RNA sequence: CUCUUAUCAAGAGAGGCGGAGGGACUGGCCCGAUGAAGCCCGGCAACCCCGUACAUAUGUACGGAUAAGGUGCCAAUUCCAGCAGGACGGAUGAGCGUUCUGGGAGAUAAGGG
Repeated sequence: CUCUUAUCAAGAGAGGCGGAGGGACUGGCCCGAUGAAGCCCGGCAACCCCGUACAUAUGUACGGAUAAGGUGCCAAUUCCAGCAGGACGGAUGAGCGUUCUGGGAGAUAAGGG
C1' cells in the first nucleotide's frame, strides 16, 4: 500500500506541559487565548485477549479486564452532505426542502497478500 470480515445513535477529566490551530478529503456548519494540535497523566470501551456454558460450518451467549498483555477511543450520529433511488411538500418540467433505503468514502480491529 492492498484484500477479506466485523463495527461506527452508547461511553470517557473544570489535571500538567504546550502554545494556534482543529473537526480525513470537498462543500457546509462548527470547535478554539473562558485556550487548538501535540506530549504526559487520567478515563472509556472491549476488537484481539482471559473464563464459563452451549455448539462444532468453527461460532453463539454471558462474564472479566486486574496482581498479564496488543490496539483503539475520550465536542457535535463517522458533526451533516457529497452517488443512486423511494415517499411527502412545494413547484413545474430545471433545480429546491424534509425524510427513508441502498451505495461510496473514511475510521478502528482481526486475519491474509
SAM riboswitch aptamer (S box leader) from Aneurinibacillus migulanus, 113 nucleotides, folded computationally. The source organism's lineage runs through Bacteria, Bacillati, Caryophanales, Paenibacillaceae and Aneurinibacillus. The prediction has a mean pLDDT of 80. Rfam family: SAM riboswitch aptamer (S box leader). Its family is annotated with regulation of gene expression in the Gene Ontology.